[in-house]
């Protein structure tokens, strides 16, 4: 200077995809918790994956792609990649 990069924090926004079917519990409900089947994709993870680089026919990073293990799937919450303010800190530029 407060323009870059990233990390934490706070707020604000932020999608899909059965109110399934069944058995227990119960405070007897649009309510928990198991199984079964169907689905979703934006916590995370995992890829033989586009792209990138690189000592280049091997290697090494990797996605909002793919894969659905996790996790989700009526409203409510909760969760949520990503954005966008603010504020701390770390690298860096003059």
């Nucleotide at each position: 200077a407060g323009g870059u990069u990233c990390c934490g924090u706070g707020c604000g926004g932020g999608a899909g995809a059965g109110c399934a079917c069944u058995u227990c519990c119960c405070c007897c409900g649009c309510g928990g918790a198991g199984g079964u089947c169907g689905c979703c994709g934006a916590a995370g993870g995992c890829g033989c994956a586009a792209c990138c680089g690189g000592c280049c026919c091997c290697c090494g990073g990797a996605a909002a792609c793919g894969c659905u293990c996790a996790g989700g799937c009526a409203a409510c919450a909760a969760g949520g990649a990503c954005c966008g303010c603010a504020c701390g800190g770390a690298a860096g530029g003059c």